[in-house]
RNA sequence: AGAGUUUGAUCAUGGCUCAGAGCGAACGCUGGCGGUAUGCUUAACACAUGCAAGUCGAGCGAGAAAAUGGCUUCGGCCAUGAGUACAGCGGCGGACGGGUGAGUAAUACAUGGAUAAUCUGCCUUUAGGACUGGGACAACCCUGGGAAACUAGGGCUAAUACCAGAUAAACCACAGAAUCUGCGGAUUCAGUGGUAAAAGGUGGCUUCGGCUAUCACCUAUAGAUGAGUCCAUGUCCCAUCAGGUAGUUGGUGAGGUAACGGCUCACAAAGCCUAAGACGGGUAGCCGACCUUAGCGGGUGAUCGGCCACAUGGGGACUGAGACACGGCCCCGACUCCUACGGGAGGCAGCAGCAGGGAAUAUUGCACAAUGGGCGAAAGCCUGAUGCAGCGACACCGCGUGCGGGAUGACGGCCUUAGGGUUGUAAACCGCUUUCAGGAGGGAAGAAAAUGACGGUACCUCCAGAAGAAGCUCCGGCCAACUACGUGCCAGCAGCCGCGGUAAUACGUAGGGAGCAAACGUUGUCCGGAUUUAUUGGGCGUAAAGGGCUCGUAGGCGGUUCAACAAGUCGAUCGUGAAAGCCCGGGGCUCAACCCCGGGAGGCCGGUCGAAACUGUUGUGACUAGAGUUCGGUAGAGGUGAGUGGAAUUCUCGGUGUAGCGGUGGAAUGCGCAGAUAUCGAGAGGAACACCAUUAGCGAAGGCGGCUCACUGGGCCGAUACUGACGCUGAGGAGCGAAAGCGUGGGGAGCAAACAGGAUUAGAAACCCUGGUAGUCCACGCCGUAAACGAUGAACACUAGGUGUAGCGGACUGAUUCACGUCUGCUGUGCCGUAGCUAACGCAUUAAGUGUUCCGCCUGGGGAGUACGGCCGCAAGGCUAAAACUCAAAGGAAUUGACGGGGCCCCGCACAAGCGGCGGAGCAUGCGGCUUAAUUCGAUGCAACCCGAAGAACCUUACCUGGGUUUGACAUCAUGGGUCCAGCUGUGGAAACACAGUGUGCUAACGCGCCCAUGACAGGUGGUGCAUGGCUGUCGUCAGCUCGUGUCGUGAGAUGUUGGGUUAAGUCCCGCAACGAGCGCAACCCUUGUCCUAUGUUGCCAGCACGUAAUGGUGGGGACUCAUGGGAGACUGCCGGGGACAACUCGGAGGAAGGCGAGGACGAUGUCAAGUCAUCAUGCCCCUUAUAUCCAGGGCUGCACGCAUGCUACAAUGGGCGAUACAAUGGGUCGCGAUCCCGCGAGGGUCAGCUAAUCCCCAAAAGUCGUCCUCAGUUCGGAUUGGAGUCUGCAACUCGACUCCAUGAAGCCGGAGUCGCUAGUAAUCGUGGAUCAGCAAAGCCACGGUGAAUACGUUCUCGGGGCUUGUACACACCGCCCGUCACAUCACGGAAGUCGGUAACACCCGAAGUCAGUGGCCUAACCCCUUGGGGAAGGAGCUGCCUAAGGUGGGAUUGGUGACUGGGGUGAAGUCGUAACAAGGUA
Repeated sequence: AGAGUUUGAUCAUGGCUCAGAGCGAACGCUGGCGGUAUGCUUAACACAUGCAAGUCGAGCGAGAAAAUGGCUUCGGCCAUGAGUACAGCGGCGGACGGGUGAGUAAUACAUGGAUAAUCUGCCUUUAGGACUGGGACAACCCUGGGAAACUAGGGCUAAUACCAGAUAAACCACAGAAUCUGCGGAUUCAGUGGUAAAAGGUGGCUUCGGCUAUCACCUAUAGAUGAGUCCAUGUCCCAUCAGGUAGUUGGUGAGGUAACGGCUCACAAAGCCUAAGACGGGUAGCCGACCUUAGCGGGUGAUCGGCCACAUGGGGACUGAGACACGGCCCCGACUCCUACGGGAGGCAGCAGCAGGGAAUAUUGCACAAUGGGCGAAAGCCUGAUGCAGCGACACCGCGUGCGGGAUGACGGCCUUAGGGUUGUAAACCGCUUUCAGGAGGGAAGAAAAUGACGGUACCUCCAGAAGAAGCUCCGGCCAACUACGUGCCAGCAGCCGCGGUAAUACGUAGGGAGCAAACGUUGUCCGGAUUUAUUGGGCGUAAAGGGCUCGUAGGCGGUUCAACAAGUCGAUCGUGAAAGCCCGGGGCUCAACCCCGGGAGGCCGGUCGAAACUGUUGUGACUAGAGUUCGGUAGAGGUGAGUGGAAUUCUCGGUGUAGCGGUGGAAUGCGCAGAUAUCGAGAGGAACACCAUUAGCGAAGGCGGCUCACUGGGCCGAUACUGACGCUGAGGAGCGAAAGCGUGGGGAGCAAACAGGAUUAGAAACCCUGGUAGUCCACGCCGUAAACGAUGAACACUAGGUGUAGCGGACUGAUUCACGUCUGCUGUGCCGUAGCUAACGCAUUAAGUGUUCCGCCUGGGGAGUACGGCCGCAAGGCUAAAACUCAAAGGAAUUGACGGGGCCCCGCACAAGCGGCGGAGCAUGCGGCUUAAUUCGAUGCAACCCGAAGAACCUUACCUGGGUUUGACAUCAUGGGUCCAGCUGUGGAAACACAGUGUGCUAACGCGCCCAUGACAGGUGGUGCAUGGCUGUCGUCAGCUCGUGUCGUGAGAUGUUGGGUUAAGUCCCGCAACGAGCGCAACCCUUGUCCUAUGUUGCCAGCACGUAAUGGUGGGGACUCAUGGGAGACUGCCGGGGACAACUCGGAGGAAGGCGAGGACGAUGUCAAGUCAUCAUGCCCCUUAUAUCCAGGGCUGCACGCAUGCUACAAUGGGCGAUACAAUGGGUCGCGAUCCCGCGAGGGUCAGCUAAUCCCCAAAAGUCGUCCUCAGUUCGGAUUGGAGUCUGCAACUCGACUCCAUGAAGCCGGAGUCGCUAGUAAUCGUGGAUCAGCAAAGCCACGGUGAAUACGUUCUCGGGGCUUGUACACACCGCCCGUCACAUCACGGAAGUCGGUAACACCCGAAGUCAGUGGCCUAACCCCUUGGGGAAGGAGCUGCCUAAGGUGGGAUUGGUGACUGGGGUGAAGUCGUAACAAGGUA
């Protein structure tokens, strides 16, 4: 410090997710030792048991028992125990220490101040005092009550208990003077009045009078410590909490308090708080600090420390220096316990512990040795504070589980290309060491004199032995680490993206590896990454985001200049910022964690001194550049009201006139013979204002358009004077605000939601048509929203230009004026464009540039601008505005493709123009379907269907049935055996085969061959063409597909390859930020067309010669044809026109051939998971007495039917018969087969020739000549069937071809539609070949003969190419995608109700208690009178105010639940349509 994830790819936006650190944690798996820390986060739930606060006999009175000893008359007594224990009075302490965080959003906390408004026990300092008296009450004794707790009465008694008096330096109160002052008050001085005490305890001395020491006591002073109160600032969320408040706010007086104060009360007043958030609701102890972060910040508030609050819920006071009191009191509740039912007792949020809750948190331990606390003069006692120990890997830190050698790289495991690799020096084995743990011995510091729980601990020494001590997670990317097997969208994984549908590095297991390590992972939570709330440090034209517009309140910000002040600001200094923590430097535990010491830092806050630039404040300051006023002009659909005009539509009346009009893609509904439409005239009425008219004008926006008048707002230009910052923005607020809509009343021509009808359609509640009501119009009043858009808030300033246009002005030219023109200023409104900005598109002086000020708004998509609440509205609805749940995206700009019922250009037998077909018939062949035991398998739009198959009767053959075989029909190897073997014969059988017989295979005598047995293995046309190679089809013989370098772009990419021409062509030329190159095109190759040349056999024969009935038959020849080689030839080369002078094109000449001469082979990058595992090869899977193999028979030929490709026809351009002419390519010895003979014929017999330019197949056919048929189901057509045959073959039944005789079906040119072909082509005619015994061939592949027509042209159909445009498509339109309905499920809202919580209010009742009052009653101390009594003071009781709990009531608020209901989300292939994306088919 970043990374993954939206896309085919890109950039940016934006969310989600990950890597880091932390934790009082928990869970899973594992677990050796030690140190230091730490441990109920939940039920402030309920608690058994023990302990946690006592102490003082030197304050006081009283005072046992057991036990021991002694005595005894055995009843008991004495001494010791012992002035002890237990208790009481009294003092001090139980307000500290310890726990918890419920409450509390300020009676709290933090920081800084104030207290001149206060108190302070114990302690310290200083000064003074401590005198004279008195009466009680506990304990104890007696008598009662009660179950108990406890308690009543009577009697005795002490004090450092209580009371009265004296004294008064001092203090307090009152009034006075002086000084100081912050004017509130404070200090000092003198006066009057008031207020004390324990003559105590202990020790020593004593002349017993007392003295002295010490502790305690009283009064005051000063301090220290602690506490109270007040002020300022800071301290969470919600505005869907906006108004709150009657002791409320202040005053006067009084009361009360330690003290100020509405703290309380009386009286009069009406204030006080609040948008800088009052009041209300929710949540929460606050801080030092802790975690995180680069920092700013964010989160947290365990342990330790400071403060606060609380102590079973609530209320109350008492005592006291201090409490409204955790282990005190009273009362009211709830709960628990005891009870004799009358009444009592209790409070672990102290330490342990128990139940419960919970994912979860420890011992009913030891000690007061240390530190500290209480009491005490002290010894000492108490101390669950504390110090220690125990439990827990909960955390941090440290240590160990060995070290060295050891290769044949052992065994085993795993993988393997079978060779090897890896685990791995790892192990074994050899040598060494002993930390830790274990055993033994010694043994601290902590303790100042004594005293050690920890503890026989830390530590030291010795001993034995590698001995007792390693796991967890992960291995697709992020993210370090890979293979095998299993599984087969199953089981499962998953933080995100995503893995799994038969070859899973992603599931499970194994081997191996990576990481960390006594741990490792997971979960939760917080910070980080996240600049993803942006102060540091973001944005708002299109990604989320500018308010519809204006005015304006608060607020924020604000021109030039002078002076003063010093609030902000800056500097210096002082105080504070507790300790711990943090940082730095030292030191101590062997190190570290941990601990100790020193230093530093620290925002903020407060005091003092200083500075005066900037901001601010002040000034009846100054200025004029901002702003405004005045004067003169000026443009304008600016606004309001009134009036008025013509054209047009419609309607009414009248005239003319007749059959249609109207409407559409085409129609119909509709109107019209009752006279429409058309046309002329007159009239009525409403609405809107053609042309002018314009990226022209005006207005804040919405918006504004005939003309005239009246009233009226604003702008601009020019000019002068005046005011003197009067300004900008603007939360709330107010006003304006299109259309639609609402209310009341008018109006209503045209148009026109709804509605009706007609069409269209599968449907059409739409688009189209005919009608038509609200509405549109006017007046008044509502509504308050729009893509209210420049999707761009307002104001000011600055920053290149160019070119239009509107308004007003200036200068110049022109002798002057007008007009025109040129230059120019200000204001408005457009376009282009530099810098700059921007993700890009784009913006660009009218900014989206550079800055300032102020406002509004945004923070992933959906849910949702919805619900609830509130406000507004007559309603419709508007404004404000969530959450649950759900997804990993949604969205922007641009790129490349693809697509479009987008555009432009071009090509192709693509259409058109032609010729001939198919589709109808019969037959052949293939396919589907059906059938079957089987009808083997594959191919399926074009690009499957006379395709694999260039030959299914058996074989083929893969299928079926049946019969056999199991190392096998076929290959290799090993071991053992045999001389059998092959062949032949016989029997059985359908055959395979079985059985029997016969049978010396070759040999160099090793063996080879063959056979049998056994084992490895063979075999598979079994599966997967979606695991593959190879081959092939197709787009397409279409002209395209790319690269290097450069350039442009952030980038994907672009450029080149686009453009202007041209071509069959990305063919070539020109231009151009491109320049070149590659694969394609073309050419090179083959065939063919002309000529030359060489060579002539089997070919040829002109000339010469011979011969024949005839024939190159023979000699010979090479002229010709032809054959085989080699060359020439064609290149737009030449001429002319066009073109840009080019490429090229048009015409011409010559030429056998002319612009690629014709045909073929040749198929770029790629597309279709195209086809083929059944040609072959091949991974993996499967079968192995069978899915292998052999045999016989059957099937592949099956037939209601559908399709495809052909053949033959339907006839006279024909058919039959006769005669007759002219080819080429091929093939042939298991062959082609002449001639001759036989047969009507298929064919048979016989043999010649030929291994082929020699012989044969071989007859070419159409054609030509002649003749018959004469338009018929025929002398067309030949299917079908009967009969007879031929040939092949082991065999023609299923199931061959051919021949002859007979038979003579459909069919008279074929619907919608559709196919081929542009020249030696179509059409037509025959010939050959492969396969092959024969044949389904009418198929396929070749060959020649005869030999046309037409192309104006590119509008349309199909396909293709190029450019461009739109896109929400990229699996790419066979795309994407919307809504209802149905089903399942989830969360939410409404809802008659119903059940709770919370906080108030009103009234009733009212405990304890303080305060106040008080007749009668009661009372030791003091006073009076005095045997009685009275007074003062007090008490009980009663009354009153206040008041907890409780009750009643109506509301508020919040939560649970709720029949039913509403929409929303999600879900696999459901239903209906097709709304959107292309002009998405109605933008």

A computed fold for a 1483-nucleotide RNA from an uncultured prokaryote, annotated as small-subunit ribosomal RNA. The prediction has a mean pLDDT of 85.